Predicted 3D model of a 353-nucleotide part of an RNA (large-subunit ribosomal RNA, domain IV) from a metagenome. It matches the Rfam family "Bacterial large subunit ribosomal RNA". Rfam links the family to the GO terms ribosome and structural constituent of ribosome. RNAcentral holds the full RNA, with entries from SILVA. Model confidence (mean pLDDT): 86 of 100.
Context: one part of a larger RNA
RNA sequence: AUCUCUUUAAGGAACUAGGCAAAAUAGCCCCGUAACUUCGGGAGAAGGGGUGCCCAUGGGGUGAAGUCCAUCACGGACGGAGCUCUUAUGGGUCACAGUAAAGAGACCCGGGUGACUGUUUAGUAAAAACACAUCACUCUGCGAAGUCGCAAGACAAUGUAUAGGGUGUGACACCUGCCCGGUGCUGGAAGGUCAAGAGGAGAGGUCAAUCGUAAGAUGAAGCUUCGAAUUUAAGCCCCAGUAAACGGCGGCCGUACCUAUAACGGUCCUAAGGUAGCGAAAUUCCUUGUGGGGUAAGUUCCCACGCGCACGAAUGGUGUAACAACUUGGGUGCUGUCUCAAAGAGAUACUCG
Numbered sequence: 001a002u003c004u005c006u007u008u009a010a011g012g013a014a015c016u017a018g019g020c021a022a023a024a025u026a027g028c029c030c031c032g033u034a035a036c037u038u039c040g041g042g043a044g045a046a047g048g049g050g051u052g053c054c055c056a057u058g059g060g061g062u063g064a065a066g067u068c069c070a071u072c073a074c075g076g077a078c079g080g081a082g083c084u085c086u087u088a089u090g091g092g093u094c095a096c097a098g099u100a101a102a103g104a105g106a107c108c109c110g111g112g113u114g115a116c117u118g119u120u121u122a123g124u125a126a127a128a129a130c131a132c133a134u135c136a137c138u139c140u141g142c143g144a145a146g147u148c149g150c151a152a153g154a155c156a157a158u159g160u161a162u163a164g165g166g167u168g169u170g171a172c173a174c175c176u177g178c179c180c181g182g183u184g185c186u187g188g189a190a191g192g193u194c195a196a197g198a199g200g201a202g203a204g205g206u207c208a209a210u211c212g213u214a215a216g217a218u219g220a221a222g223c224u225u226c227g228a229a230u231u232u233a234a235g236c237c238c239c240a241g242u243a244a245a246c247g248g249c250g251g252c253c254g255u256a257c258c259u260a261u262a263a264c265g266g267u268c269c270u271a272a273g274g275u276a277g278c279g280a281a282a283u284u285c286c287u288u289g290u291g292g293g294g295u296a297a298g299u300u301c302c303c304a305c306g307c308g309c310a311c312g313a314a315u316g317g318u319g320u321a322a323c324a325a326c327u328u329g330g331g332u333g334c335u336g337u338c339u340c341a342a343a344g345a346g347a348u349a350c351u352c353g
């Protein structure tokens, strides 16, 4: 000097990003226990008192001897010894201290998030992430849809729409607004477009033959190469529906008898212009917004306000008792976290041997 412990005057979070760590609380019995609440909880709420040993008494259990009545009896009634339990009552007694050692909740008040019990990154993350019951949409009529497989076949399911698959939401309460123009899905079939196939107008090659003095020209049948019209499914275009489908939910200008503001008006654009509720928020850049609260002093926190850079309704909105090794703020208790360090025990390093 390091590690693991022990103790500490006065103060008691002044430490620190943060009470991290430590201290503190602790068993059992009795008293007592708030807001809120889904009436179950909250709750061991909180907060108090007791606790050893000895004696006596009371209470509980068991129930001997004995007495009485009866006799078919191993019967019945009374009786109360002994043993035993006791968290009860009173008295006494020792200590600083009695769950005497060890082991054994700290608690309270606000806010956020997620309802809850659960699950998860084996080896940096346990969470507000996942799951969940609930709700909704959608597909599926059974040889189901869906999944695996080339197939046979299998699962789904020895199930049958109160079933099974997919997707989203995420207990519960109150609710869930407007937009179908785009994309998707569903339905429609008049028209447009449109594949292979069918069809074969027509054109070309070859060539018998014919014509020509020749060069060459024409060229039937056959074979062969192209090939127009016409016909023709789904799809797409098109027409509708559909947002708890993917998604989206405006701008400028003016106006009221101080000022300010704008219930009101004008205008442009859109498929429609954000409703209820919430809001500097796990979302607010400006920002330590402004006002209030708590502190002597508060970029955090709580309550409000609303110019929401850039909340908003099942990519759910707003609340919510209970719950949480979650997150944030405050308080009581407690302490070597600190003011500010000291002493001690054990182990190690180091020096000498």
Base pairs, nucleotide, nucleotide: 001348002347003346004345005344006343007342008341010339011338014337019334027051028050029049030048031047036041038171052093053092054091055090056089057088058086059085060084061083062082066078067077068076069075094098106332107331108330109329110328111327112326113324114323118130119129135168136167137166138165139164140163146155147154148153172319173318174317175316177249178248179247182246183245184242185241186240187239188238191237192236193235197231198230202226203225204224205223206222209218210217211216250268251267252266253265254264277311278308289305290304291303292302293301